The part of an RNA shown here (large-subunit ribosomal RNA, domain VI) has 265 nucleotides and comes from a metagenome.
Its mean pLDDT, the model's own confidence on a scale to 100, is 86.

Context: one part of a larger RNA
RNA sequence: CGCAGGAACAUUGAGAGGAUUUCUCCCUAGUACGAGAGGACCGGGAGGAACGCACCUCUGGUGUACCAGUUAUCGUGCCAACGGUAAACGCUGGGUAGCCAUGUGCGGAGCGGAUAACCGCUGAAAGCAUCUAAGUGGGAAGCCCACCUCAAGAUGAGUGUUCCCAUGGCUUAAGCCAGUAAGGUCACGGGUAGAACACCCGUUGAUAGGCUCUACGUGGAAGUGCUGUAAGGCAUGAAGCGGAGGAGUACUAAUAGACCGAGGG
Numbered sequence: 001c002g003c004a005g006g007a008a009c010a011u012u013g014a015g016a017g018g019a020u021u022u023c024u025c026c027c028u029a030g031u032a033c034g035a036g037a038g039g040a041c042c043g044g045g046a047g048g049a050a051c052g053c054a055c056c057u058c059u060g061g062u063g064u065a066c067c068a069g070u071u072a073u074c075g076u077g078c079c080a081a082c083g084g085u086a087a088a089c090g091c092u093g094g095g096u097a098g099c100c101a102u103g104u105g106c107g108g109a110g111c112g113g114a115u116a117a118c119c120g121c122u123g124a125a126a127g128c129a130u131c132u133a134a135g136u137g138g139g140a141a142g143c144c145c146a147c148c149u150c151a152a153g154a155u156g157a158g159u160g161u162u163c164c165c166a167u168g169g170c171u172u173a174a175g176c177c178a179g180u181a182a183g184g185u186c187a188c189g190g191g192u193a194g195a196a197c198a199c200c201c202g203u204u205g206a207u208a209g210g211c212u213c214u215a216c217g218u219g220g221a222a223g224u225g226c227u228g229u230a231a232g233g234c235a236u237g238a239a240g241c242g243g244a245g246g247a248g249u250a251c252u253a254a255u256a257g258a259c260c261g262a263g264g265g
Stems, first nucleotide, its partner, number of pairs: 001153001005164007015150004021049007033038001051107005059101004066094005071086006110145001112144002118138004165265001167178004183260004188202004207253003210249005216242003223236005
C1' cells in the first nucleotide's frame, strides 16, 4: 500500500515445511519344519543406539567482580583495616540466576485409503487353458491422509462475533480539508519477548528501583577480650558480606502530555 467505511478479537485451511531411522533380548517355542545339526513366519513384551524437540529438578560446565585466600607494588600520615594496578578477573579456591550438555523429559503412533513389482478369484474371445478382455481381492520403509509447525498478499486477499459512526468549512463531487469516535501510535516503567523492528504487561498497579525478610553462595567479618615470647590460635558468632532467585511493602518512578484515526461505506 492492498483486501471498496474505520477498528478489536477469534477462526477456516488452499498451500508450504518438519518428522518418517534402526538394533538387541525375552515370550509364543526349542513349537512348526528337519534324519540330525539347526531353527522360524504371525503375534505380544522389554531394553538400547543415533537423530530431533523442550527444559534446568538432579549430575556437571560457565558464571569478568558474589564470597574467600594470596604475591609484588602504590596510596589512605603510621600500626591495624581498606582501596588501586599487575592485558582488558593479577593469581588461586568456590559459586546463585541465566545460558548450556555430558544432565532430565518426550518423539518417530495408525487394525486408515489408493497402489508398484508380485500373488489371487471368477472368466471368455479360443467348448480346453488363462489374474483380464467385462467383473473382483490381497500387496511396500514408497504415494495420499493421519502427527507437529507456519499459513487469507490464498490480489481467488475467505468466515464469525463485537465496537464506532447522520460533526464543521470550502464547495457540489464516488470531491478536498479540519477537529473527533471506536481504536491506535509516540512517550514513560518493564519483560521468562528481542539484533533494529516486532511481540507481551503496566495505577482497577507489585512493572522496575529502593527497603525488609528469605532461599542460596562464600565460609567464620571488623572491633574487643583471652591465650602464646612470637608467628598464631580461641571466644563473642554458622559470624560478616552478597548480582540476577522468592515473598512482602506504593517510599521513588510508570508522570505530564502529544499525535494519528470513519462520516453510512